RNA sequence: CCAGAUGGCCGGAUGGUCGCCUUCGCGCCUUGCGGCGUGGGGGAGGAAAGUCCGGGCUCCACGGGAACACGGUGCCGGGUAACGCCCGGCGGGGGUGACCCUAGGGAAAGUGCCACAGAAAGCAGACCGCCAGCCUUGGGCUGGAAAGGGUGAAAGGGUGCGGUAAGAGCGCACCGCGCGACCGGCAACGGUGGCGGCACGGCAAACCCCACCGGGAGCAAGACCGAGUAGGGACGGCGGGCCCAAGAGGCCAGGCGGGUUUCCGCGCUGCCGUCCGGGUAGGUCGCGUGAGGCGUCCGGCGACGGACGUCCCAGAUGAAUGACCAUCCCCUGCCUAGGGGCAGCGGACAGAACCCGGCUUACAGGCCAUCUGGCCCU
RNA sequence: GGCCCGGUGGCAGAGUGGCUAUGCAGGGGACUGCAAAUCCCCGUACGUCGGUUCGAUUCCGGCCCGGGCCUCCA
Repeated sequence: CCAGAUGGCCGGAUGGUCGCCUUCGCGCCUUGCGGCGUGGGGGAGGAAAGUCCGGGCUCCACGGGAACACGGUGCCGGGUAACGCCCGGCGGGGGUGACCCUAGGGAAAGUGCCACAGAAAGCAGACCGCCAGCCUUGGGCUGGAAAGGGUGAAAGGGUGCGGUAAGAGCGCACCGCGCGACCGGCAACGGUGGCGGCACGGCAAACCCCACCGGGAGCAAGACCGAGUAGGGACGGCGGGCCCAAGAGGCCAGGCGGGUUUCCGCGCUGCCGUCCGGGUAGGUCGCGUGAGGCGUCCGGCGACGGACGUCCCAGAUGAAUGACCAUCCCCUGCCUAGGGGCAGCGGACAGAACCCGGCUUACAGGCCAUCUGGCCCU
Repeated sequence: GGCCCGGUGGCAGAGUGGCUAUGCAGGGGACUGCAAAUCCCCGUACGUCGGUUCGAUUCCGGCCCGGGCCUCCA
């Protein structure tokens, strides 16, 4: 210098003028609600997005136990409020390398599937070819074997030597596989040597088994105030028994209680379900001090944790955060030998709506750190 | 703002691991004097990008597009 890898950060800057939302103070008006004026503070994001996971919060009386169903997760260890997230490892795969990818439990519990092709596709089988014998002379029959060819995604270990009529774990060596031992590691797993000639194909993002996790709904949750209307109608299901002065009432049963069933406990009761209809189109709270931000130090390889200090930092409800001007930065185009100059309704993706932790997706341009490979120079 | 469904030729609509049916429409042919009806034939159809699998419309993720429901009072 070129080409890359990983991690992190920024994502227009400054000033002025005029506006918008919110909050605090002061002054004036007003019975009050409030209005007006004036001054100060704050005012989008790294993804505010998709709504894909996990929580907080609120309600469902939802308190407790059990079973079933359903859904999810899935190598090991750790982090965390929790997670399907993150960190560190292991195994497998890729790359010359820095490094990257990986839904990765169980197929010798069971069931199921493996189309077409092929002789044979799951307790194996023999089409061509090989070998032996017989008949015979084209070839056929019987037997052996599973090396070679062919089919397929996959053909019951692989390579080599020996062996044999031809062959075959038939024998041996190495690799693979299985079993058990020792060593290292918390573990996943790795290593060493031993035994076994090899049995046990693949698919669980097929059913399933194992382990663990999960009650449901969602701020249009929910609470309060105010206005207004008819707490109206239809259909379906259940309205049983006992006490009683036979009325009122009480008790039991029944019904309902937002996956199901059952048990205990509790609450409500003429209930439950579906549909039609009536009124309103208002306000307040929930609503921002929080698993919060920043800085320093300490522990840890790291995710992260701890201590101390410091700060308060958007809360709208058809929904504010904008427009213009000046200087600069960047980009694009044109001119220029160069330095530079000119122009541009040029400045990525996008826009809070209860909040938080993640993931995923979109994104012009730029910066920093560490590392790898190649070339050149010293 | 929240929740839930769906995407298969031009249109409708089945299929849920092994060559995507069927109807209407469209094109060509047969029949007819000409038509209609009828019969036969035809076409780059699984929203898109990845993954699992020998093999994906189907199974699993991400994205894109379309549709529906949810205010308050009694």
This is a predicted complex of two RNAs, RNase P RNA and transfer RNA, with 452 nucleotides together. It holds a member of the Rfam family "Bacterial RNase P class A".